[in-house]
Context: one part of a larger RNA
RNA sequence: UGACGGGGGCCCGCACAAGCGGUGGAGUAUGUGGCUUAAUUCGAUGCAACGCGAAGAACCUUACCUGGCCUUGACAUGCAUUGCUAAGCUGGUGAAAGCCAGUGAGUGUCGAAAGACACACCUUGCACAGGUGCUGCAUGGCUGUCGUCAGCUCGUGUCGUGAGAUGUUGGGUUAAGUCCCGCAACGAGCGCAACCCCUGUGAACUGUUGCCACGUCCUUGAUUGGACAGCACUCUGUUCAGACUGCCCUGUGAAACGGGGAGGAAGGUGGGGACGACGUCAAGUCAGUAUGGCCCUUACGGCCAGGGCUGCACACGUACUACAAUGCCCAGUACAGAACGAUCCGAGACCGCGAGGUGGAGGAAAUCUAGUAAAAACUGGGCUCAGUUCGGAUUGGAGUCUGCAACUCGACUCCAUGAAGCCGGAAUCGCUAGUAAUGGCGCAUCAGCUACGGCGCCGUGAAUACGUUCCCGGGCCUUGUACA
Numbered sequence: 001u002g003a004c005g006g007g008g009g010c011c012c013g014c015a016c017a018a019g020c021g022g023u024g025g026a027g028u029a030u031g032u033g034g035c036u037u038a039a040u041u042c043g044a045u046g047c048a049a050c051g052c053g054a055a056g057a058a059c060c061u062u063a064c065c066u067g068g069c070c071u072u073g074a075c076a077u078g079c080a081u082u083g084c085u086a087a088g089c090u091g092g093u094g095a096a097a098g099c100c101a102g103u104g105a106g107u108g109u110c111g112a113a114a115g116a117c118a119c120a121c122c123u124u125g126c127a128c129a130g131g132u133g134c135u136g137c138a139u140g141g142c143u144g145u146c147g148u149c150a151g152c153u154c155g156u157g158u159c160g161u162g163a164g165a166u167g168u169u170g171g172g173u174u175a176a177g178u179c180c181c182g183c184a185a186c187g188a189g190c191g192c193a194a195c196c197c198c199u200g201u202g203a204a205c206u207g208u209u210g211c212c213a214c215g216u217c218c219u220u221g222a223u224u225g226g227a228c229a230g231c232a233c234u235c236u237g238u239u240c241a242g243a244c245u246g247c248c249c250u251g252u253g254a255a256a257c258g259g260g261g262a263g264g265a266a267g268g269u270g271g272g273g274a275c276g277a278c279g280u281c282a283a284g285u286c287a288g289u290a291u292g293g294c295c296c297u298u299a300c301g302g303c304c305a306g307g308g309c310u311g312c313a314c315a316c317g318u319a320c321u322a323c324a325a326u327g328c329c330c331a332g333u334a335c336a337g338a339a340c341g342a343u344c345c346g347a348g349a350c351c352g353c354g355a356g357g358u359g360g361a362g363g364a365a366a367u368c369u370a371g372u373a374a375a376a377a378c379u380g381g382g383c384u385c386a387g388u389u390c391g392g393a394u395u396g397g398a399g400u401c402u403g404c405a406a407c408u409c410g411a412c413u414c415c416a417u418g419a420a421g422c423c424g425g426a427a428u429c430g431c432u433a434g435u436a437a438u439g440g441c442g443c444a445u446c447a448g449c450u451a452c453g454g455c456g457c458c459g460u461g462a463a464u465a466c467g468u469u470c471c472c473g474g475g476c477c478u479u480g481u482a483c484a
Base pairs, nucleotide, nucleotide: 001484002483003481004480005479007478008477009476010475011474012473013472015468016467019431020430021429022428023427026321027320028319029318030317031316032315033314034312035311042053043052064307065306066305067304068303069302070301073128077127078126079125080124083121088103089102090101091100092099093098106119107118108117109116110115130296131295133294134293135292139290141285142284143283144281146279151190152189153188154187155186156185157166158165159164170181171180172179196273197272198271199270201241202240203239204238205237207235210231211230215228216227217226218225244267247261248260249259250258251257323424327383328382329381330380331379332378341368344363345362349358350357351356390421395416396415397414398413399412400411401410437460438459439458440457441456442455443454
């Protein structure tokens, strides 16, 4: 100087407390361990691995296993060499890959031609290719984490023999090393904040594909629907304005700042995002790519078929669905946002109980799909506390769709079946407001799908916070130390 302390002081955080909803019990989905296996490819392992890499494992993917094949190779460059063929087509063998046989244009330059050279292709040989083989403890790059915590340092000066100290400590204050005051310090840098994006208010401009107040015309039972006209309003988008403790009162008081108030759409960081200092964990990744070294080279490379990654006495994590009456079922009826669409989205119509099928208007989209059917909500009816009109696992049968192909191993539909489960031990998680809880909708990946996952969007919409003694994590000062 640090680190540590079941030392002290001050302070903060959904850290506790106060609340709301869960997990731990059930069934299923999914990941992991274990076991099994020819293989169940590999990595990730306290927080910070375990719905993680994987934004899509039937084949492919695929790295694993079994079997069949290839050896300058699936791919790159170069040299030498042989040949006239190459692509394509045909046949044989085969599970395919492969192997074998046949057929099958050459192009450019020079040249009168023969021909020569070059290009493409082939044979053979050589340099080499190739490796998801090892090492993340040889590395780059990227990432997680402490932590959006308020810290981490430097120059000059001063102090100290020196390691170092000072500044950065102190008194206040803040979300903040934020700011003020003081001070042997004076300044500065990386962080904080601001500058960026979205959202909340207004104005100007913009006016179609958007809008429909007034006006005209047509129409309807209607205030309904349509056309014209119009750009008022909504909205699309661009540019501005607006919030700065600016104003007033106040504090024992100088400042910083705190408390209250006015005005205002918004008030003291308005809400959210992006943004992550010096460093820590030899943290993660050689399997995204790059890369040193080592290793393989008729195989640890390459191609193909089938299988496996989906196995199942068990254990754990994360979710979904429930156990019901604030509910379930039936009928009626209302209101979104954000995204997507050409091998795509697909209307009206018809067929089917349905999944779906036929068909193809319109749409490369503010135009069409599409008022996307939003759903919960609301209105009316049924059920009356039961393993039930709760719950839907499992199984049988019949189907639909995608795809070369749904046996291993897809999703969905219909009929039948109707398991566990009556709110969950010890323990444990999330959340402070448009949040939690709850309801649906969309997108990426994608032929299809194991999505109940992930990322977004809107609807409905709470409760509680006395407080900081305690648990956990963190910051500053101080103290002790047989630690470095």
Small-subunit ribosomal RNA, 3' major domain from an uncultured bacterium, 484 nucleotides, folded computationally.
RNAcentral holds the full RNA, with entries from ENA.
Its mean pLDDT, the model's own confidence on a scale to 100, is 81.